[in-house]
A computed fold for a 345-nucleotide part of an RNA from a metagenome, annotated as large-subunit ribosomal RNA, domain IV. It matches the Rfam family "Bacterial large subunit ribosomal RNA". Model confidence (mean pLDDT): 89 of 100.
Context: one part of a larger RNA
RNA sequence: CUCUGUUAAGGAAUUAGGCAACAUAGCCCCGUAACUUCGGGAGAAGGGGCGCCCUGGUAGGUUGAAGGCGUUUAACAUGCUGGAGGCUGAGAGGGCCGCAGAGAAAUGGCUCUAGCGACUGUUUACCAAAAACACAGGUCUGUGCGAAGUCGAAAGACGAAGUAUACAGGCUGACACCUGCCCAGUGCCGGAAGGUUAAGGGGAGCGGUGCAAGCUGCGAACUGAAGCCCCGGUGAACGGCGGCCGUAACUAUAACGGUCCUAAGGUAGCGAAAUUCCUUGUCGGGUAAGUUCCGACCCGCACGAAAGGUGUAACGACUGGAGCACUGUCUCAACAGAGAACCCG
Repeated sequence: CUCUGUUAAGGAAUUAGGCAACAUAGCCCCGUAACUUCGGGAGAAGGGGCGCCCUGGUAGGUUGAAGGCGUUUAACAUGCUGGAGGCUGAGAGGGCCGCAGAGAAAUGGCUCUAGCGACUGUUUACCAAAAACACAGGUCUGUGCGAAGUCGAAAGACGAAGUAUACAGGCUGACACCUGCCCAGUGCCGGAAGGUUAAGGGGAGCGGUGCAAGCUGCGAACUGAAGCCCCGGUGAACGGCGGCCGUAACUAUAACGGUCCUAAGGUAGCGAAAUUCCUUGUCGGGUAAGUUCCGACCCGCACGAAAGGUGUAACGACUGGAGCACUGUCUCAACAGAGAACCCG
């Protein structure tokens, strides 16, 4: 040094953090809160008992033989009764021993509070198991069947031996209450008009060449799709959701007014938050003392409604805060055992 064990008094003072260790632990009985989706929470929490001997294998439970009485003419069979024997087995009373009776091993620590995710699951094989992924549920879009979509130069195959209560794709993510405004831009959908527009059609007209017939070029008007322009719709489509000035009989503040801009100016709810820079914001709680934590306030640098908003019982090897119990984590180290290393041989 490594591993194992014990320790006075204190008991988290250690530390980023109770990491590690300690403690708890089995069975029976009593008892058990808030909250709740009425299932749970719950082994909540918190208590008591536990060995051996005797009464006595007792009370009881279970199985149920022989025998007896019926039905039957009898036999078989069957009903009632009967209780042998077997298995199991409390509770109570009395007594005994030890420091100790779940006598060893194995075998939950618990509570309060907040965040996130509903849940069981899945994941970075070999530094991350999570709040990430998935998930039932919600919603939007596409697809009428030789479906859409996917793989493939193609044939063909999957989809599917399915058929819109199906299949594919996007977003959200149980449940509860909800999901506001903007269609100006972009996207998507619709639109028998109009504008623009390619090849093609069309040929006025102008050439080359030839004696000519002809051959061969250029070519205006007009005509000509989708697309774009244009007109509408559409946000659980991509996305977006203001500024300045003044005003109330203390002060402060501004329900109110003015003005500029916009497609529209952030609704409900939440809020120093996994989001708050200033910031250890301010007030309250908890502590003797609290940059963390909880409850409020709202001045939201830079929350906000399916990249969902706010709640939520249960669940979690998740994350933060507090407490009880317990301890060598520590004050502060000591001793014992085993094995290394080192020294001598």